[in-house]
RNA sequence: AGAUUAGUUUUCUAGGGUUCCGCACAUAGUUAUGUGGCAGGUCCGAGAGAAAACGCCCGUUUUUUAAGGGUACACGGAAGGAUAAAAGCCAGGGAGAU
Numbered sequence: 001a002g003a004u005u006a007g008u009u010u011u012c013u014a015g016g017g018u019u020c021c022g023c024a025c026a027u028a029g030u031u032a033u034g035u036g037g038c039a040g041g042u043c044c045g046a047g048a049g050a051a052a053a054c055g056c057c058c059g060u061u062u063u064u065u066a067a068g069g070g071u072a073c074a075c076g077g078a079a080g081g082a083u084a085a086a087a088g089c090c091a092g093g094g095a096g097a098u
Base pairs, nucleotide, nucleotide: 007054008053009052010051011050012049015044016043020041021040022038023036024035025034026033027032028031055071056070057069058068060066073093075096080090081089
């Protein structure tokens, strides 16, 4: 100094907390207030987790499509930021390491 088909979206998962709902407790007394993150629902959610769709690359057939193949690898902080809050979220395939 370089690595480039290396992409996007959606739905999930590991994980995450506490706005809302539920639950537990306390106070007042029948729905309020406060406290608690609770193996709960909503919610957030992975570059290095999963699936799907699209995209991209390759040649074949053909002349505008179709089917096929490929889309690898991936150790990694801390401070900081967002939201109610936190996090494998963002920063960031960053700094660094090899």